Model confidence (mean pLDDT): 82 of 100. This is a predicted structure of a 71-nucleotide RNA (transfer RNA) from a Candidatus Roizmanbacteria bacterium. It matches the Rfam family "tRNA". The organism belongs to Candidatus Roizmaniibacteriota, within Bacteria.

RNA sequence: GCCCGAAUAGUUCAGCGGCAGAACGCCAUCUUGGUAAGAUGGAGAGGAGAGUUCAAUUCUCUCUUCGGGCU
Numbered sequence: 001g002c003c004c005g006a007a008u009a010g011u012u013c014a015g016c017g018g019c020a021g022a023a024c025g026c027c028a029u030c031u032u033g034g035u036a037a038g039a040u041g042g043a044g045a046g047g048a049g050a051g052u053u054c055a056a057u058u059c060u061c062u063c064u065u066c067g068g069g070c071u
Base pairs, nucleotide, nucleotide: 001070002069003068004067005066006065007064010024011023012022013021018054026042027041028040029039030038047063048062049061050060051059
């Protein structure tokens, strides 16, 4: 230099045009003499910018970061 892949919650991952979900973690309440465990509830996210579309996490382009391959 070229090619491919990834970027979604604090962490690990889904979903892939129409309401963004799970597990663990966090917070509150209940339970207990107390802690842990358990039960219930809650907060919390689309790497950046443009384009297409009635509508974009999803499709297209550029950039950034990370990983892999070729030379």